[in-house]
Predicted 3D model of a 72-nucleotide RNA (transfer RNA) from a candidate division WWE3 bacterium. Its mean pLDDT, the model's own confidence on a scale to 100, is 83. The sequence was found in a public genome assembly.
């Protein structure tokens, strides 16, 4: 070069057009003589980026950057 997966919370991944979640992490309280373990809560996201479709886009359509594997 060309083809395909892929980018969504700190981190591992979900979410198949209708107002974004899970588990682990973090932080606070309960329980404990301490840590741990377990209980209850909270914070934390402009879905890589820019357009474009739609009453509405993480989801569809197009540039585009990155990443992983193919081929040449």
């Nucleotide at each position: 070069g060309c083809g395909a997966g892929g980018g969504u919370a700190g981190u591992u991944c979900a979410g198949a057009g209708g107002u974004a979640g899970a588990a682990c992490g973090u932080c606070u309280c309960g329980u404990u003589g301490c840590c741990a373990a377990c209980g209850a809560g909270a914070a934390g996201g402009u879905c890589g980026c820019g357009g474009g479709u739609u009453c509405a886009a993480g989801u569809c359509c197009c540039g585009u950057c990155c990443c992983u594997c193919g081929c040449u």